[in-house]
RNA sequence: AUGUCUUUAUCGCUUAAUCCCCUUAACCGGGGAACGGGGGAACCAAUCGGACGGCCCGGCAGCAACUGCCGCAUGUCCACGGGGUGAAUCGCCGCAGCAGCCUGAACAGGCCGCCAUGGCGUAGGGCGACUCUUACGCCCGAAUCCGUCAGCUAACCUCGUAAGCGUAUCAAGAGAGGCAAC
Numbered sequence: 001a002u003g004u005c006u007u008u009a010u011c012g013c014u015u016a017a018u019c020c021c022c023u024u025a026a027c028c029g030g031g032g033a034a035c036g037g038g039g040g041a042a043c044c045a046a047u048c049g050g051a052c053g054g055c056c057c058g059g060c061a062g063c064a065a066c067u068g069c070c071g072c073a074u075g076u077c078c079a080c081g082g083g084g085u086g087a088a089u090c091g092c093c094g095c096a097g098c099a100g101c102c103u104g105a106a107c108a109g110g111c112c113g114c115c116a117u118g119g120c121g122u123a124g125g126g127c128g129a130c131u132c133u134u135a136c137g138c139c140c141g142a143a144u145c146c147g148u149c150a151g152c153u154a155a156c157c158u159c160g161u162a163a164g165c166g167u168a169u170c171a172a173g174a175g176a177g178g179c180a181a182c
Base pairs, nucleotide, nucleotide: 011166012165013164014163018033019032020031021030022029034161035160036159037158038157039156044151049078050077051076052075057071058070059069060068061067081149082146083145084144085143090121091120092119093118097114098113100111101110102109103108124140125139126138127137128136130175131174132173133172134171135169
């Protein structure tokens, strides 16, 4: 001097995921603020699957009857679910593979559907170090939870405050603010 690894501090990014107080040597634990999510009236909106069966009750018929018919809860079977957090939806292509069809004696060949991984896009979302606009550039376009159930929703009830990272055009215009000097 260069490279790599580890640790700490400051700053910054995705996100609701931050700050403060009490207790303790500390951890754990408890509470508050702030931010965020879910449930939950009226009004509005939306819905009422098929078959079997027929409690209580109601209607009709009947002189009446646990007599008949109709409506009807729970239940059984079949078909099919539905919803939340999140930007993360949707479409096309398509090898392997699977199903079907055709030709053929056979080898084999052809057509077509679905299509994991994968590829190309896309609704939508993020970043480029004060804010907004414009332009340019770089990215994401996942994952997971509830468990047959939830529209909206005042009061009210309830839950979360994890995790993961290191961008930089100091761009132009407008605006705001800070520091220093005089």
The prediction has a mean pLDDT of 77. A computed fold for a 182-nucleotide RNA from Paenibacillus catalpae, annotated as c-di-AMP riboswitch aptamer (ydaO/yuaA leader). The organism belongs to Paenibacillus, within Bacteria. Its Rfam family is "c-di-AMP riboswitch aptamer (ydaO/yuaA leader)". Rfam describes the family as follows. This family represents a conserved RNA structure found upstream of the ydaO and yuaA genes in Bacillus subtilis and related genes in other bacteria. RNAcentral holds the sequence, with entries from Rfam.